[in-house]
């Protein structure tokens, strides 16, 4: 320098044909227990990396940028 992939909740990741964003773990509250753990019930938590475009509508399609990973090449 070129190519490919990835970026969604605190963490690990889903998200179908573009149509109001989910799971597990974790956190908080309540129940249970003499108490703790386990278990049960409920809740909170998201500008979907940033910007622009297409569209009636974008996490999803297109462009640019940023970050991370992998590959190739160059370089004395």
């Nucleotide at each position: 320098a070129g190519g490919c992939g990835c970026g969604u909740a605190g963490c690990u990741c889903a998200g179908u044909u573009g149509g109001u964003a989910g799971a597990g773990c974790g956190u908080u509250g309540c129940c249970u227990c003499g108490a703790c753990a386990c278990g049960g019930c409920a809740a909170a938590g998201g500008u979907c990396u940033g910007g622009g475009g297409u569209u009636c509508g974008a996490g999803c399609c297109c462009c640019c940028a940023c970050g991370c990973g992998c590959c190739u090449a160059c370089c004395a």
Transfer RNA from a Pyrinomonadaceae bacterium, 76 nucleotides, folded computationally. The same sequence occurs in records of 3 taxa. It matches the Rfam family "tRNA". Its family is annotated with triplet codon-amino acid adaptor activity in the Gene Ontology.